[in-house]
Molecule: Bacterial large signal recognition particle RNA
Organism: Solirubrobacterales bacterium
RNA sequence: CCGUGCUAGGCGGGGAAUUAGCGGUGCCCUGUACCCGCAAUCCGCUCUAGCGGGGCCGAAAGCCCGUCUGAGGGUCGUGGCCUUUCGGGGCCAGUACGCCGCGGGCGGCGUUGACGGCCAGGUCCCGCGCAAUGCGCGUCCGCGAACCAGGUCAGGUCCGGAAGGAAGCAGCCUUAAGCGGUAGCGGGCAUGUGCCGCGGAGCAGCCUGGCCCGAGCCAGCCACGGCGGGCACGCCCGGAGACUACUCUCGAGGACGGGCACGCACGG
Numbered sequence: 001c002c003g004u005g006c007u008a009g010g011c012g013g014g015g016a017a018u019u020a021g022c023g024g025u026g027c028c029c030u031g032u033a034c035c036c037g038c039a040a041u042c043c044g045c046u047c048u049a050g051c052g053g054g055g056c057c058g059a060a061a062g063c064c065c066g067u068c069u070g071a072g073g074g075u076c077g078u079g080g081c082c083u084u085u086c087g088g089g090g091c092c093a094g095u096a097c098g099c100c101g102c103g104g105g106c107g108g109c110g111u112u113g114a115c116g117g118c119c120a121g122g123u124c125c126c127g128c129g130c131a132a133u134g135c136g137c138g139u140c141c142g143c144g145a146a147c148c149a150g151g152u153c154a155g156g157u158c159c160g161g162a163a164g165g166a167a168g169c170a171g172c173c174u175u176a177a178g179c180g181g182u183a184g185c186g187g188g189c190a191u192g193u194g195c196c197g198c199g200g201a202g203c204a205g206c207c208u209g210g211c212c213c214g215a216g217c218c219a220g221c222c223a224c225g226g227c228g229g230g231c232a233c234g235c236c237c238g239g240a241g242a243c244u245a246c247u248c249u250c251g252a253g254g255a256c257g258g259g260c261a262c263g264c265a266c267g268g
Stems, first nucleotide, its partner, number of pairs: 001268006009057003012030004020046005034054005062260008072250003077246004082241001084240006092234001094233002097228005104222003107218003116212008125200005130194002132191004137186003140181004149174004157166003
């Protein structure tokens, strides 16, 4: 050095989370890297490490350290940003809101006559009337008296020799006080009443109508200007959150450099 058979070893790694801790299943990254069973109300283990079973390679590999790079993850803090959210403020007054102005734009009214002027009536008020409504009263109707109301008074009672007479309960009829009803009628009072009438007062504005004149008028919306208060938004202060940048941190993979290892048996 070669061959055969072995053994060590290898057949992926990492982040977060979980856990006393570690590894695994599950999630994510890297990217290719044996198979089966187990496992999130988890599974296995106790110190470098999944447990159990099987398979392949096998000293070829490989392992470790440092620098740079670096997928991805985590994160105390700082900053940015957010039409994410919570609390507070009213010193700011932008939006929104209210009022005023203006008459630029839109719009509306106007030669079927705007603005303006004149006249009349109405709207408002007072009185009266009428009507309506409401409440009493009267009229009217009904009920209405054990006895102390009336009439008639059966029976019975009383007086009388009799004829006859007297008082009179019940019943029936009637009525008083009273009670109830009341469509209508009469009269009284009242009114948050009236497209009602008459008279008066008033006549600023508005409405309606008529006449004159002859082209403007209105200010609904927008724009613009002014003022106001207020907190819905903006704004200011503070907190939370998402995203993002930096710092810090873990880090697969890659590049470079260095170190360790390269065994055992037999045969040639």